């Protein structure tokens, strides 16, 4: 950074799609380790269970427990004893006081307003940013100052009674405080009053002084302190106000009554309609109010070159919320997530009376969903609450667990190793690929596993993480690779399977039998613990264009004008400083981004410093430009004066021609209309013609790419009213201008309403034609309407498909209206202003084109466009009497739609030209019979192919068997045919039997060829490789062929033009059979075609010639002239003359010549077209078949027959038939398994026999039409000959299916052929016979040969085909195209 996709091709416009990055993702396949992050986007759905906010005994009373202690009672160990008693240890019970670093209910204090969650609501001062509060509050904390005197009354706990199931109370009685309440004190504070000074941005603020009024406190103690009250200051946190910014919709245009403002009052920490009473009627809105929809906002995140666009997870700031709605209480702070009250829904308990609850805290459950984790550990660290502290609490937090969800890092081994192993895939069978890959040898140990040591995090102690990070050791290559893709875009290719099926596909598009696109395979490519898919966002997309687009024809200029708001605005001063520019200050949180450096082994991650944060605000300056204020000016604009122009508008009047109608006259049979007709009118007198009259509408000529108007539009003449432009002058005003959203006005035709009018024309309608139909085109009629007045409608291809205004930028040439110069004057001429056309340079444009009347260069303003269809449709709104108009979508669907140009093809477009193309002629076909081919039908089979011209007497130059490919039946399976191997042997010929034959069985004689003596040829048997296929595909092919067409075309190199496809050359003027030649020309040359060279024929020279020829009656001899044959030459070239033409090419005429303008004929077929024909000539890929789709045999079929078509033959007769006669004249061919003479036999086909001839010698072989004579006399005949009967001949193994010929007999249709259609321009058509190939036999076919031998061509309008130029085109598979509607 681009690419694919519209077309046969090109350029452009324009949409669609792709390659990139990203994600809180999900899904598919796969999955080794670690670090750092991250994890309900859906149901603000409902929640079981546990935990998440407590703490203080150094505020307080009581209670319990433990210990000590006072006293009392009781008990009586021990010792002494006078035995009477004394002593009184330990224990028990009760009481007093005390201690406790023990418990926890209650009073009290502080904290539950933080921390944590969520994003429902909110379009808002909610948020962001910058300000303000002289209109405010602030617990704990810090500092300062001053204090704490003396009293009082209660109350919970507790006890008792009592209600209730419970929750929870009620009553009576006792008691304490740092709980509560008065009194005293008042530096200071506050309140009201009044004074002085200073200051400010309005209200006002500050300081000083005066008297009056009001309100304080709490104690505890370990004696160190801690706590309390008041005031001030600070810090922190909050509250309110303001500027600016903050999504979509106008198919939401008006909204608002506490609403906007004022006064008094209330309320608040504080200002305020915050609330209230009264007064006024305001306030907001096109710079978008109100309404509706959607949405937490931001730092930031993603993307992008940037400007932007999208997003608002995690982290951080603010806001809002806590089941839903409402409310306040307490407090420094709440209208309070784990507080209260009420209402609602839901859930739970209940004794039915009544109660309890709120996971959008952390885990977890159900549900929803494509989808999102553990009912873990610890307070060790960092923080938070309480406490003097120890300490307690803390699902904040620190950690761990789960998930490839993301980012980052590492590994799955490294080196050597070629018989390039095996396997696999492929193959042209040689090989190639996988691939140094593996194996093998050597080495290493990151990760994981095992063992040992073992942190930092912790300042004295204290470690959840954790025996974790990390280090060391031994050990084994062991445990660790997939996913997508491979037609183009886009890196990477083959074989197989499938056969428009199965399937793929992001776009274009693949798949119908050789798929690099489907499926699997081996291989390649990309990325890699991931890879793909889906979804979403940005990018590419300059495809909403500020940067950075457009509007003649691609989407797009409003139908036109006037004009409001707005936007923009001439020259020159002064001033201001809003915009603008510069400096400086504050702010723009942190994190993030960027850069430098540093810490985890690196990186991700983290730390630190800097930059950046393009913004906002303050302040100090500058003043060119823009703006504001205020002067001046005249060139923009306007006014005036003098001329001038015109179908400009409105109203009134007048005119003639024409049309129709009416009346009258003349006049008679048609008129009218059309391509041709008919409907229609007309003897009741039309049409035609003359005269008169009536009516309505429109204005001939002039008239012109002329004029006027803003556009629509405007046309006889006159008058009136009225508007405008232009020119000249330079008197006046002094920027008064331009554009113009809304708005207003005008606005063709058609249409609507009311009332007139109605001659013509004429929707609808009727009739007649046309047509398959004809609700059309054509004709005859004809109503609305067309005309007028008034009122609507408001649209048109309302077009120059080109908005208005201004300025500038080469020329040339017309024309309209003015002015000036020059001229005595007119014309002409020159200059200039305003219009209106054409050509043209620069420039522009995709091209076409535009080009001073811009689509050029600039400026201002308005309108409009953003793929095609759906659709200018639906809904809504507005307008309208209606018709309808204006505004104006979406669902869905396609990958295009479109513009300009180019090459062809095509046109019932044009021009030029050619051809037996038409015309002019001759002979036919189509009708008959027959032959032959085809279709169809039939059949066991009627083998197959050929299908408009360009299939159909075609493949087939010849189907009785064979051919033969088809059918029936009978047989064979390495095969009828080829190569290779082994064994055996003669091959071959003969005979007999069975059989339809193939074949089978048997028999047996002779015994071959070559040889290097090994063997080979040949035959039989056996095994397998293989043979075989007229089986399929001519749309897989080669080769060959047809056709356009023997038409004159088809191309290339270089140059030039064009953005390009392409063009030029090859077009033009002539000419030719011809792109043949000449001239001209941005072309110059060249190639394949044309022509010529080749064959034949027509004339002749020379040479040569036997089997040819001969002045012969025959023969011989001789000859080299003729006829003839062969070879080599000559000859024809527009060469000569004349005319025309451009002095050319050439044409016309002529001479000479056997032949004259290519002399006649043939061979020769450019680039290409038709997927033309042929796989059945041959060759061949692939597929199919292999005891059969191969091979052999017999018989049948290809020859069928209601019918249809093509091609021929024979006829229909007198230009003829038949007969006779003397009879005449060819050319070209063929001949040995052959042609066969003379002779004889037969009516004949033919037979017998066989001379001659491998041919200028012999034979086929007779040419026929023609000629002469005779007859027939127009008939289904003396025409014609089909069909049939009988008798024969020939070929052949064999003529039944199914051959040809002969004789006799029979004697059908047919009397010249409808529509239609074919061939031919001279030795041609027509007509006449002859020969040959194939072939045993079979020819009306085919290929050749000669004989006789015409007619006509004015000409190119038409039919068909073709060539060149040009034009149109929505065709390019190319008019047998494309395409529209209906139906299925």
């Nucleotide at each position: 950074a681009g690419a694919g996709u519209u077309u046969g091709u090109u350029c452009c416009u324009g949409g669609c799609u792709c390659a990139g990055g990203a994600u809180g993702a999900a899904c598919g396949c796969u999955g080794g380790c670690g670090g750092c992050g991250u994890g309900c986007u859906u149901a603000a759905c409902a929640c079981a269970u546990g935990c998440a906010a407590g703490u203080c005994g150094a505020a307080c009373g009581a209670a319990g427990c433990a210990c000590c202690u006072u006293g009392a009672u009781u008990u009586g160990a021990u010792u002494c004893u006078u035995c009477g008693g004394a002593u009184g240890a330990a224990g028990a019970u009760c009481c007093u006081g005390g201690u406790g670093a023990c418990u926890g209910a209650g009073u009290g204090g502080c904290g539950g307003a933080c921390g944590g969650g969520u994003g429902a609501g909110u379009a808002a001062c909610g948020c962001g940013u910058g300000g303000g509060u002289a209109a405010c509050c602030u617990g704990c904390c810090u500092c300062a100052u001053a204090c704490a005197g003396g009293g009082g009354g209660a109350u919970a706990a507790c006890a008792g009674u009592u209600a209730g199931a419970a929750a929870u109370g009620a009553c009576u009685g006792c008691u304490a405080a740092u709980a509560c309440c008065g009194c005293a004190u008042a530096a200071g504070a506050c309140c009201a009053c009044a004074g002085c000074a200073c200051c400010g941005c309005a209200u006002g603020g500050u300081g000083c002084a005066g008297g009056g009024g009001u309100a304080a406190a709490a104690a505890c103690u370990c004696c160190g302190g801690u706590g309390g009250u008041a005031u001030g200051a600070g810090a922190u946190g909050g509250a309110c106000c303001c500027g600016c910014g903050u999504c979509u919709g106008a198919u939401u245009a008006g909204g608002u009554a506490g609403u906007u403002g004022g006064u008094g009052g209330g309320g608040u920490a504080a200002c305020g309609g915050c609330c209230u009473a009264c007064c006024a009627a305001g306030c907001c809105a096109a710079c978008g109010a109100u309404c509706a929809g959607u949405a937490g906002c931001c730092g930031a995140c993603c993307u992008g070159a940037g400007a932007g666009g999208g997003u608002g997870a995690c982290c951080g700031g603010c806001c809002a919320c806590a089941u839903u709605g409402g409310g306040a209480c307490u407090g420094a702070g709440a209208c309070a997530c784990g507080g209260c009250c009420c209402a609602a829904a839901c859930u739970c308990c209940u004794a039915c009376g009544g109660g309890a609850g709120g996971c959008a805290g952390c885990a977890g459950u159900g549900g929803g969903g494509a989808a999102u984790a553990u009912u873990g550990c610890a307070c060790a660290a960092u923080g938070g609450g309480g406490g003097a502290a120890a300490c307690c609490c803390u699902g904040a937090u620190g950690c761990a667990g789960c998930g490839a969800c993301g980012c980052c890092g590492c590994g799955u081994g490294a080196g050597c190793g070629a018989u390039g192993a095996a396997g696999u895939a492929u193959u042209u069978c040689g090989g190639u690929a996988u691939g140094u890959a593996a194996a093998g040898c050597u080495c290493u140990a990151u990760c994981a596993g095992c063992a040992g040591g073992g942190a930092a995090g912790a300042a004295a102690a204290u470690g959840a993480c954790g025996g974790u990070a990390c280090c060391u050791g031994a050990c084994u290559a062991a445990g660790a690779a997939g996913c997508a893709c491979c037609g183009g875009c886009u890196a990477a290719a083959u074989a197989c399977g499938u056969g428009c099926c199965a399937g793929c596909a992001g776009c274009c598009g693949c798949g119908g039998u050789a798929a690099u696109a489907c499926g699997g395979a081996g291989g390649a490519u990309c990325c890699g613990a991931g890879c793909g898919u889906u979804a979403u966002c940005c990018g590419g997309a300059u495809u909403u264009a500020u940067u950075g687009g457009g509007u003649u024809u691609a989407a797009a200029g409003g139908g036109a004008g006037c004009g409001u708001a707005g936007a923009u605005g001439g020259a020159u001063g002064u001033u201001u400083a809003a915009g603008u520019c510069a400096g400086u200050u504050g702010u723009g949180a942190a994190a993030g981004u960027u850069u430098g450096c540093g810490g985890c082994u690196c990186a991700a991650c983290c730390g630190u410093a800097a930059a950046a944060u393009u913004g906002c605000a303050g302040u100090u300056g500058a003043u060119a430009c823009u703006g504001g204020a205020u002067g001046u000016c005249u060139u923009g604009a306007g006014u005036g004066c003098a001329g001038u122009u015109g179908a400009g508008g409105c109203a009134g009047g007048c005119g003639g021609a024409a049309u129709u109608c009416g009346u009258g006259g003349u006049g008679u049979a048609g008129c009218g209309g059309u391509g041709a007709a008919a409907u229609g009118c007309u003897u009741a007198g039309a049409u035609a013609u003359c005269a008169c009259g009536a009516a309505g509408a429109a204005c001939u000529c002039c008239g012109a790419u002329u004029g006027c108007g803003a556009a629509g539009g405007c046309a006889g003449c006159c008058u009136g009213c009225u508007a405008a432009g232009c020119u000249g002058c330079a008197a006046c005003u002094g920027a008064c201008a331009u554009u113009g959203a809304g708005g207003c006005u005008c606005g063709a035709a058609a249409g609507u309403g009311u009332g007139g009018g109605u001659a013509u024309c004429a929707a609808a309608c009727a009739g007649g034609a046309u047509u398959a139909g004809a609700u059309a085109c054509c004709c005859u009629g004809g109503u609305a309407g067309u005309c007028c007045a008034c009122a609507c409608c408001g649209u048109a291809a309302a077009c120059g498909a080109u908005g208005a205004u201004u300025a500038c930028u080469a020329g040339g040439u017309g024309u309209u209206g003015g002015a000036g110069g020059a001229u005595u004057g007119a014309c002409c001429c020159c200059u200039u202003c305003a219009g209106u056309g054409c050509c043209g340079c620069a420039g522009u444009u995709a091209a076409c084109a535009c080009a001073a009347u811009a689509a050029g260069u600039a400026a201002u303003c308005c309108a409009c466009c953003u793929g095609g269809g759906g659709a200018g449709u639906a809904c809504g709104a507005c307008c309208g009497c209606a018709a309808g108009g204006u505004u104006g979508a979406a669902a869905c669907u396609c990958a295009a739609a479109g513009g300009a140009a180019u090459u062809g093809a095509c046109g019932g477009g044009g021009g030029c030209c050619c051809g037996c193309a038409c015309a002019a002629g001759c002979a036919g076909u189509g009708g008959a019979g027959u032959a032959u081919g085809u279709g169809g039908u039939u059949u066991a089979a009627u083998u197959c192919g050929a299908a408009g011209c360009a299939a159909c007497g075609c493949g087939a130059a010849g189907a009785a068997c064979c051919u033969u490919a088809c059918c029936a039946g009978g047989u064979c399976u390495u095969g009828a045919c080829a190569u290779c191997c082994g064994a055996u042997g003669c091959a071959u010929a003969g005979u007999g039997c069975a059989g339809a034959g193939a074949u089978g069985c048997a028999u047996g004689a002779a015994g071959u060829c070559c040889u290097u003596c090994g063997g080979g040829a040949c035959a039989u048997c056996g095994a397998g490789a293989c043979a075989g296929g007229u089986g399929g595909u001519g749309c897989a092919u080669g080769g060959u062929u047809g056709u356009c067409g023997u038409c004159a075309g088809c191309u290339c190199g270089u140059g030039u033009c064009g953005u390009g496809a392409g063009a030029u050359g090859u077009u033009g003027g002539g000419u030719u059979a011809a792109g043949u030649c000449c001239c001209g020309c941005a072309a110059c040359g060249a190639g394949c075609g044309c022509a010529a060279c080749c064959c034949u024929u027509a004339u002749u020279g020379c040479c040569a010639g036997u089997u040819a020829c001969u002045a012969c009656g025959c023969a011989a001899g001789a000859g080299g002239a003729c006829u003839c044959u062969g070879g080599c030459g000559a000859g024809a070239c527009u060469g000569c003359c004349g005319u025309u033409g451009a002095c050319a090419a050439a044409a016309c005429g002529g001479a000479g010549g056997a032949a004259g303008g290519u002399g006649g004929g043939g061979a020769u077929g450019a680039c290409g077209u038709c997927a033309a024909a042929u796989c059945a000539u041959c060759a061949u890929g692939c597929c199919c078949u292999u005891u059969a789709u191969g091979a052999c045999c017999u018989g049948g079929g290809c020859u069928a027959c209601a019918c249809a078509c093509g091609u021929a033959c024979u006829a229909c007769a007198a230009u003829g038939g038949c007969g006779u006669u003397u009879a005449a004249c060819a050319a070209a061919g063929a001949g040995a398994a052959g042609c066969a003479a003379g002779a004889c036999c037969g009516c004949g086909a033919g037979g017998u026999g066989g001379a001659g001839c491998a041919a200028a010698a012999c034979u086929c072989a007779a040419a026929a039409a023609c000629a002469a004579c005779g007859u027939c006399u127009c008939a289904g005949u003396u025409c014609a000959g089909a069909u049939u009967g009988c008798a024969g001949g020939c070929u052949g193994c064999a003529a039944c299916u199914c051959g040809c010929c002969u004789g006799c007999a029979u004697g059908a249709a047919g009397u010249c052929g409808g529509a239609a259609u074919u061939g031919c321009u001279a030795g041609u058509a027509a007509u006449c016979g002859c020969g040959g190939a194939u072939c045993a036999g079979c020819a009306u076919g085919c290929c050749g040969c000669g004989g006789u031998g015409a007619a006509u061509a004015c000409g190119u309008a038409c039919c068909c085909g073709g060539g060149c130029c040009u034009u149109g085109c929505a065709c390019u598979c190319a008019c047998c195209g494309c395409c529209c509607g209906u139906c299925a």
Small-subunit ribosomal RNA from an uncultured bacterium, 1384 nucleotides, folded computationally. The sequence is in RNAcentral, with records from ENA and SILVA. Its Rfam family is "Bacterial small subunit ribosomal RNA". Its family is annotated with structural constituent of ribosome and ribosome in the Gene Ontology. The coordinates come from a structure-prediction model, not an experiment, and the mean pLDDT is 83.